Large-subunit ribosomal RNA, domain I from a Rickettsiales bacterium, 494 nucleotides, folded computationally. Its Rfam family is "Bacterial large subunit ribosomal RNA". Its mean pLDDT, the model's own confidence on a scale to 100, is 82. The full RNA is in RNAcentral, with records from ENA.

Context: one part of a larger RNA
RNA sequence: AGUAUUUGGUAGAUGCCUUGCUGUUAGGAGGCGAUGAAAGACGUAAUAGACUGCGAUAAGUCUCGGGGAGCUGUCAAUAAGCAUUAUAUCCGAGAAUUUCUGAAUGGGGAAACCCACCUGUAAAGGUAAUUAUUUGUGAAUACAUAGCAAAUAAUGGCGAACUUGGUGAACUGAAAUAUCUAAGUAACCAAAGGAAAAGAAAUCAAUUGAGAUUCCCAAAGUAAGUGACGAGCGAAAUGGGAAAAGGGCAAUGCUGUUUGUGUAAGAAUCAGAACAAUCUGGGAAGGUUGACCAUAGUGGGUGAUAGUCCUGUAUGAGUAGAAAGCACAAAUAGAUUAGAGUAAAACGGAGCACGUGAAACUUUGUUUGAAUAUGGGGGGACCAUCCUCCAACCCUAAAUACUACCUAACAAGCGAUAGUGAACUAGUACCGUGAGGGAAAGGCGAAAAGAACCUUGAUAAAAGGAGUGAAAUAGAACCUGAAACCGAAUACUU
Numbered sequence: 001a002g003u004a005u006u007u008g009g010u011a012g013a014u015g016c017c018u019u020g021c022u023g024u025u026a027g028g029a030g031g032c033g034a035u036g037a038a039a040g041a042c043g044u045a046a047u048a049g050a051c052u053g054c055g056a057u058a059a060g061u062c063u064c065g066g067g068g069a070g071c072u073g074u075c076a077a078u079a080a081g082c083a084u085u086a087u088a089u090c091c092g093a094g095a096a097u098u099u100c101u102g103a104a105u106g107g108g109g110a111a112a113c114c115c116a117c118c119u120g121u122a123a124a125g126g127u128a129a130u131u132a133u134u135u136g137u138g139a140a141u142a143c144a145u146a147g148c149a150a151a152u153a154a155u156g157g158c159g160a161a162c163u164u165g166g167u168g169a170a171c172u173g174a175a176a177u178a179u180c181u182a183a184g185u186a187a188c189c190a191a192a193g194g195a196a197a198a199g200a201a202a203u204c205a206a207u208u209g210a211g212a213u214u215c216c217c218a219a220a221g222u223a224a225g226u227g228a229c230g231a232g233c234g235a236a237a238u239g240g241g242a243a244a245a246g247g248g249c250a251a252u253g254c255u256g257u258u259u260g261u262g263u264a265a266g267a268a269u270c271a272g273a274a275c276a277a278u279c280u281g282g283g284a285a286g287g288u289u290g291a292c293c294a295u296a297g298u299g300g301g302u303g304a305u306a307g308u309c310c311u312g313u314a315u316g317a318g319u320a321g322a323a324a325g326c327a328c329a330a331a332u333a334g335a336u337u338a339g340a341g342u343a344a345a346a347c348g349g350a351g352c353a354c355g356u357g358a359a360a361c362u363u364u365g366u367u368u369g370a371a372u373a374u375g376g377g378g379g380g381a382c383c384a385u386c387c388u389c390c391a392a393c394c395c396u397a398a399a400u401a402c403u404a405c406c407u408a409a410c411a412a413g414c415g416a417u418a419g420u421g422a423a424c425u426a427g428u429a430c431c432g433u434g435a436g437g438g439a440a441a442g443g444c445g446a447a448a449a450g451a452a453c454c455u456u457g458a459u460a461a462a463a464g465g466a467g468u469g470a471a472a473u474a475g476a477a478c479c480u481g482a483a484a485c486c487g488a489a490u491a492c493u494u
Stems, first nucleotide, its partner, number of pairs: 001493009015479001016443002020414002022411007029403002031158002039101003042055003046078001049075003061095006070082003106115003116127004129155009162193001163191005173180001177228001203210002214242005225233002246395003249339001254334010269317003275290005291308002293297001299311003344368008354380001375390005430437002450478001453465004
């Protein structure tokens, strides 16, 4: 030095586990905000820090209800206290307080800071802008008006997707590229609601007729069409379903306010059946023997696997206050009146599956511009006939879309390099001027019983005894403990 065996170190794979996730179903809720939101800063406990809660009344105050032996949130102890049979802690409902910033609104500002004025003894309150209404005041300028001021009311900002409207790309595809496509998509803006939008035919149909809108299936990727007739785009009638509802324009309606009557749902929570002995074991829920309950043998926990130990489960019970909501009735206030600068035409666009085409229909920037039911629109150029409907006013539930949030449940979903980036002080640490980027990190044991005491050592680290424990090669660098890598002992070989 090599080989083999044995035994260690290091390392943290694997197995098992799950506090966390992922997806789905059903139901709820679908908003919060000048009565100051969302989001924060700073405080707040006997306490140095973080989280949670709360706000100078600061892990809390008050009232009502529930509950019944322990409690003073967590990491996480210690001290000092509260309570024990009805005012502890705790749970539900309601009320009070709620610093500073933030739409932030007295002025300013480099957010959480600075500086004011008015009323008021003080405490405290008020003072932004815009819009509407009312009132006062009031120029040039006589009346007036503009302006100014005050009062009252509203608005403002935030929020995941869904909705409507406005503005509106490019990559890409066409195997290049310009019409075209991607796509009215992405993105931005405005506005609203729990849904929104649409909606009761100036609609379709075709010689029969149907009868608002919305959504789904078929018709149909169509012998429809459109298209450098390329790439592509792409209907409708009609049939079958879901859901169904019609009304109004001067009043039996709508919106608001007030009054009266009635009313559902619904909190914390409570009750809730039935098992013993023996064996193994550290421990029984396991084995054996014999029982019992079941409208309850879903689930979880308990020193191994429990229907009958605990918590639950089936089932049953209970539920306050005030306000709000809803329904009905009455009173009262307000807005809205039969559809002309419209239909139609020309020019230029856009939307319709339809790229200007034979291009109807819808829409409208410019210019023109009717009729009035003896009338007018449509039936895909246009004309006639026939049929059908009545524009230029308004409202309308359901079927449909979505899920930031709450509750319950589920999964041939993951199981710590997985599953969310995050099972842990995670959008943390850290990086970046900034926009922004963005980790690693779970497991002693049934129970801390977390190793008193002794020895070596430096009053150390560490180690050896002792002790605990079923186990300490479970000792906190703690379940299991693979490999790489590094040793030791023994045997053999050189």